Notes
A computed fold for a 75-nucleotide RNA from a Candidatus Pacearchaeota archaeon, annotated as transfer RNA. NCBI's taxonomy places the organism under Archaea, Nanobdellati, Candidatus Pacearchaeota. It matches the Rfam family "tRNA". About the family: Transfer RNA (tRNA) molecules are approximately 80 nucleotides in length. Rfam classes the family as a transfer RNA.
RNA sequence: GCCCCUGUAGCUCAGUUUGGAUAGAGCACUUGCCUCCUAAGCAAGGGGUCGCAGGUUCGAAUCCUGCCGGGGGCG
Numbered sequence: 001g002c003c004c005c006u007g008u009a010g011c012u013c014a015g016u017u018u019g020g021a022u023a024g025a026g027c028a029c030u031u032g033c034c035u036c037c038u039a040a041g042c043a044a045g046g047g048g049u050c051g052c053a054g055g056u057u058c059g060a061a062u063c064c065u066g067c068c069g070g071g072g073g074c075g
Base pairs, nucleotide, nucleotide: 001074002073003072004071005070006069007068010027011026012025013024020058029045030044031043032042033041051067052066053065054064055063
């Protein structure tokens, strides 16, 4: 330098196939219940400009372009 994969909640990921109306799960966190206390269990809740910037579109996490980070391959 070229090619491929990848980036979504604090963490691990789904959702991208066929763009569709509110962005989800588990764990973690907060509050309450329970308990002598803690843990476990139960209930409720908070938390995301979907890596960044543009473009296409009525509509973009999803398509296109550039850039940035991580992993791998080739030279």